Record summary
A computed fold for a 233-nucleotide RNA, annotated as Group I catalytic intron. Its mean pLDDT, the model's own confidence on a scale to 100, is 75. Its Rfam family is "Group I catalytic intron". About the family: Group I catalytic introns are large self-splicing ribozymes.

């Protein structure tokens, strides 16, 4: 990180909780790269850690191919049960659904970076457009909308963005936030061929927050089902 029990709440959402299944560090060991520190890859175990600053926050379309365990559902086939059979139940096997997520093409995208070209001037700078590279986005529960603030940072404040309500309006009641991604600088620890190099974890496939079409309840439609997709409350 991801809930289906059992305990809390509840109409539900919600939190907590992890035997399980994925990540991701760290000790040991193997093998490959490297002068080396170390780096990957795979296995075996789990004690403790994983820096600070400033800066940016656009894009947010359109398809395409995978998913593990847990649960669910349908088929087969064994076993269990009292005299026999069926249901129940256990197990396995194949299909299928839910799904923590893992990717690909095309479009598009802030700040910064590297090219080319325009325009001004204070003569090497500023503005623009175009073009590539990383990277983002697609990729939240269908989805909207708002942010990257302060501070004595395991967290705390404000009552600021923003959201609901009420009200013709002035305005009032409520809720209520704030990078782990991109650019830059710097620090610490280790190397070293003395020219430089290496580490400093993961979380955003939705993070903090507020609303919803999500959730829950009826119908309608597809499907054996489980479950989807469409409506309304």
């Nucleotide at each position: 990180u991801a809930a289906u029990c059992a305990g809390g709440g509840u109409a539900a959402a919600c939190a907590a909780u992890a035997c399980u299944g994925c990540c991701c560090c760290a000790u040991u060991g193997u093998g490959a790269u490297g002068u080396a520190a170390a780096u990957c890859a795979c296995a075996u175990u789990g004690a403790a850690a994983a820096c600070u600053c400033c800066u940016u926050u656009a894009a947010u379309u359109g398809c395409u191919g995978g998913a593990a365990a847990c649960u669910c559902u349908g088929u087969u086939a064994a076993a269990u049960a009292a005299g026999c059979g069926c249901a129940c139940u256990u197990u396995a096997a194949c299909a299928g659904a839910c799904a923590a997520u893992c990717a690909g093409c095309a479009g598009c995208c802030a700040a910064g970076c590297a090219g080319a070209g325009u325009a001004a001037a204070a003569g090497u700078u500023u503005a623009c457009u175009c073009u590539g590279a990383a990277g983002g986005u697609u990729c939240a529960a269908c989805g909207a909308c708002c942010a990257g603030a302060g501070c004595g940072u395991a967290g705390c404040u404000c009552g600021u963005a923003c959201c609901c309500u009420c009200a013709a309006g002035c305005g009032a009641g409520g809720g209520g936030a704030a990078a782990u991604g991109g650019g830059g600088a710097g620090a610490a620890u280790c190397c070293u061929a003395c020219g430089g190099g290496a580490u400093u974890a993961u979380g955003a496939u939705a993070u903090g927050g507020u609303c919803u079409g999500a959730u829950c309840u009826g119908c309608c439609g597809a499907g054996c089902g489980a479950u989807c997709g469409g409506u309304a409350g």